[in-house]
Order: sequence, then C1' cells, then structure tokens
RNA sequence: CUUGGUCUCCGGACGGCCGCCGGCGGCUUCGGCCGCGGGAGGAAAGUCCGGGCUCCCCAGGGCAGGGUGGUGGGUAACGCCCACCGUCCGCAAGGAUAGGGAACGUGCCACAGAGAACAGACCGCCGGACGGUCCGCGCAAGCGGGCGACGGCAAGGGUGAAACGGCGAGGUAAGAGCUCACCGCGUUCCAGGCGACUGGGACGGCACGGCAAACCCCACCCGGAGGAAGACCGAAUAGGAGGAUCGCGCGGCCCGCGCUGUGGUCCUCGGGUAGGUCGUUGGCGACCGUCCGCGAGGACGGUCCUAGAGAAAUGGCCGUCACCGCCGACGAGGCGGCACCAGAACCCGGCUUACGGAGACCAAGCACU
RNA sequence: GGGGAUAUAGCUCAGUUGGGAGAGCGCGUGGAUCGCACCCACGAGGUCGGGGGUUCGAGUCCCCCUAUCUCCACCA
Repeated sequence: CUUGGUCUCCGGACGGCCGCCGGCGGCUUCGGCCGCGGGAGGAAAGUCCGGGCUCCCCAGGGCAGGGUGGUGGGUAACGCCCACCGUCCGCAAGGAUAGGGAACGUGCCACAGAGAACAGACCGCCGGACGGUCCGCGCAAGCGGGCGACGGCAAGGGUGAAACGGCGAGGUAAGAGCUCACCGCGUUCCAGGCGACUGGGACGGCACGGCAAACCCCACCCGGAGGAAGACCGAAUAGGAGGAUCGCGCGGCCCGCGCUGUGGUCCUCGGGUAGGUCGUUGGCGACCGUCCGCGAGGACGGUCCUAGAGAAAUGGCCGUCACCGCCGACGAGGCGGCACCAGAACCCGGCUUACGGAGACCAAGCACU
Repeated sequence: GGGGAUAUAGCUCAGUUGGGAGAGCGCGUGGAUCGCACCCACGAGGUCGGGGGUUCGAGUCCCCCUAUCUCCACCA
C1' cells in the first nucleotide's frame, strides 16, 4: 500500500432574532399580555422477545396449546448478554451455530440407479475352490480349455445428497474385518475440570445410514387481555326490539373457588354522547468516582431532574468557531457544503431492520529499508 | 397506539404427510362461418411479494423485511 476482520465512538458547538408546545411566577378590562426556565433518536421504527403497571377472583390444580433446548454465569426477566466446550467455514485475524433424544414408536428418503435400510449384482473379477454344463484327448480313472444361461465375490467402474466403517499391508482362484497396524465407532476403567468436555489405557471385530426448523419422546418455562387497559365526574336517550341459552365470573376445556335468587348472561339491530380529571411522565433513572469480577455485570459514595400533546409542539433565518470539498502550496485568503435514515404518544431492558461518518487494534499478501 | 389476516400467470383463486408449479376467464395462432360471436384444437405467459436459514431438495418448515386489507371509544 492492497484486501480482509474485530471492537469502540459520533450524528456539530456557542450566541442573537422570529415562530410553535408544555411548566412556574406576575398582571388583567378575563379576550389575553409580560418574565424565567424546558422541548426527539441512535435507531423514537418493526412490534419480534422479556418485564413493570392495570383489570379479569387469589393467578390455584390438571388436560390441551405455545415456547425454549451444549455447559457455567449475569439479570427484575428473557429466545438477550458474557465466558468456556463441541462441530463446521476461513491460509490467517476471525466467523457461523434452533447445539437434548434416531437402541419408545410412526413416517419420509423423489429422479437416477442392480440395490435406499437388517439391501443388492448392471459393467466387472475369479472358477489350478467345489458342484453344473459344453468342447477336445483318453478304453477308463482322469487331464486340458471354455461359459449370455451354472457357481463364487463385492475390490474397481457406474448411479445418487446418501451405497451397510475408512486407508494401508497380509491373505486369496478372485475377494471380503478374513487377519493385522493406524483412524473412526461401541462398551468399560483411570486422570483432569463445578460442568459441557478433554487426555490416556483395556476389550469388542463393526452392529447402530440421514431427516426431529416431520409427528413424537425427554427436561424446563408460560393464566388471559392490554393504556382505545382501567378509575372517577358530568351530559343526553326509547332502561327499546328480535334471537340464543339457563347460570355467571375464568377470554380453549374440566375441576376447585367466589357471586347471584328472578330474572341473569351473550349476540344482532335500534337510541344517546363525541365533554372533563386521573392513569401520564421521578424511573429496575442518568452521569461521575472508588472497589470487586477475565467478562456480561455488581456494591458503595457524590451530583443532577431530563419533552410531554390529545389529531398531536420540537421549525426558520443570521453571525462566530469547528469539520469537509475545490482554487491556491497542506500556509494566508476566497468560494461552496454541513447531510442521510428518520420523527416520541404509559414506561423500561434487549433483539432485528434502515442511514451517514470517524478512530484504534489485528491478519494475509506484495514492495522497500 | 394496539390486535388479526393476506400476498401464486394480465384478473379471480386452488395447491398437506416437503420432490410434476396448476384451474377458469383473458391473450396469440390455426380451424369452422359469406363474415362476426359462440364453439373446436394448439400455444405463449410465473424471480410463487423480497432476503436469509434448515434440508439432498422449500410455494410448503423457521427467522427478518415490504406492501395491502380489516377490527378496537363511552352511556343505558
């Protein structure tokens, strides 16, 4: 320098003027006016997870349903995060990982191929192993040669995503875990580690193909609905009509529990209102420092208060500085730019997705010293 | 703000234990007719909304985006 990887940070600063939305204080002729102070994000987004909070009976038992899935930890909790283990990818730095069980059972494995699950013989190899058969020789026993059709084999070719351990040597007619070494696999023992797991020894001679983001089995977790939840006040109307059911609350079902006693509950249609207050902004808060921890994070101390509407405010202009681009020389100076993604609506912790930059460290390659 | 559903040919829709992408209408060509329509035969037309993952293999199973549609106020 090129290519690649990981981590972290930022999303202009200050001042003035005008405008918009809340808060506090003051004045008021109740129409408003003045002063002070505050006013979007790293994702406010998607609503994909997890909570707080509210209501449903206390959130109780079982079934169904859903989710998660290596180990240990963090956390209010999580499907998030951290550290480690295994597997795969990459020359490497590093990255990916829904990563329990296929000896509970069921199911699927298209096409191709001889054969796709306790399989199979198309091409092939062999028949001086044995039987069969044909030919030749021989009186015969037998000898020699051969095989579309008989027998043996599964090494090689071929098919496929996958071919019933791999590779090498011995062995054999040719072959084969048939035998042996190494590797893999299974059983078992020892050592290390909290654990996932790792290392080593002995035995077995190969059974036990793949798919569980197929049903399923195992372990653990989950009650439902959501702020238009919900609480209170006020206004108005016909406390209406039809249907279903006999209990309702518990929003899939059963049990349990609670409530009710002549109407209850649910659905549809019809009628009325389109108002106010709370929930509603101080919270698992933010920042700084010390200590503990490899880390995620935790403990203690200090400082601070930091948007809040009800169809929804957060905008525009100017100046100085900073940054970037061009001219000039990288200076002085001049000109231009300052964006993109996007915008709170009860509040947090994460994940994911969208966008513009900056810095540090690391790896490989090439060149030079 | 919060729930739910859908996306497959130009249009309307099928597509289940994951292996062939289909139907009707429309379009094109030919036939039939004096000619047109109906009718008959043949044919073209698909990134299965987009991207990634699981799998030998994905319209189908899982995750993330995009677009469209729909429901949710209070009183008696």